Predicted 3D model of a 93-nucleotide RNA (c-di-GMP-I riboswitch aptamer) from a Syntrophomonadaceae bacterium. Its Rfam family is "c-di-GMP-I riboswitch aptamer". Rfam describes the family as follows. GEMM was predicted in a large-scale screen for bacterial structured RNA regulatory elements. The sequence was found by an Rfam model in a public genome assembly. Of the family's consensus pairs, 95% are formed in the model. The prediction has a mean pLDDT of 86.
RNA sequence: UAACCGAAAAGGCAAACCUGUUGAAAGACAGGGGCGCAAAGCGAAGAGUCUAAGGUUCUUUAUACAAAGAACUAUGACAGGCUGGCUUCCGAA
Numbered sequence: 001u002a003a004c005c006g007a008a009a010a011g012g013c014a015a016a017c018c019u020g021u022u023g024a025a026a027g028a029c030a031g032g033g034g035c036g037c038a039a040a041g042c043g044a045a046g047a048g049u050c051u052a053a054g055g056u057u058c059u060u061u062a063u064a065c066a067a068a069g070a071a072c073u074a075u076g077a078c079a080g081g082c083u084g085g086c087u088u089c090c091g092a093a
Stems, first nucleotide, its partner, number of pairs: 005091002012037002017032006035080001041086002045083002048078003054073008
């Protein structure tokens, strides 16, 4: 010095929940909050999960280029579920 690693100190992030904004929803953002986190920093590449506006198919309705419902679907999300990628503070054992 680097990798692994994780004692200490400094600093950092921020789950649930609450409020507001936004979005069709999942979710996101801001403030409060603090369960936790050494990558809980970045990024949807892989598998996975969530959602289904739009679309497709089907069903129903005496009219329908419509309405309602069901199934499927990501071009929407989740990095604080996993793998892989990139970056990274401190330095005891």